[in-house]
Molecule: transfer RNA
Organism: Nanobdellia archaeon
RNA sequence: GGGUUGGUAGCUCAGUCCGGGAGAGCGCUCGACUGAAGAUCGAGUUGUCGUGGGUUCAAAUCCCACCCAACCCA
Numbered sequence: 001g002g003g004u005u006g007g008u009a010g011c012u013c014a015g016u017c018c019g020g021g022a023g024a025g026c027g028c029u030c031g032a033c034u035g036a037a038g039a040u041c042g043a044g045u046u047g048u049c050g051u052g053g054g055u056u057c058a059a060a061u062c063c064c065a066c067c068c069a070a071c072c073c074a
C1' cells in the first nucleotide's frame, strides 16, 4: 500500500440480509424477604448506533469518504 471483518447502554452482544417501535442478558439503584448477607421477587436506570456527508417522507440498516481495532496479502 491492497483486501476482509468488526465499532450499538457501564460490560458482553442481537438487530443490518429485506429502511419505519433502539433492544436482550449481566451490572447498577430502590423496595420486599433475612438477625445480616446471598439467592429469589417487584419497580426503576442507561444510547451522538465510530465521525462527517449523501439518498429518502423516513437511515443503526442503503451509498461515499475518513478514523480506530483484529486478521490476510504484498
Stems, first nucleotide, its partner, number of pairs: 001073007010026004020057001027045006050066005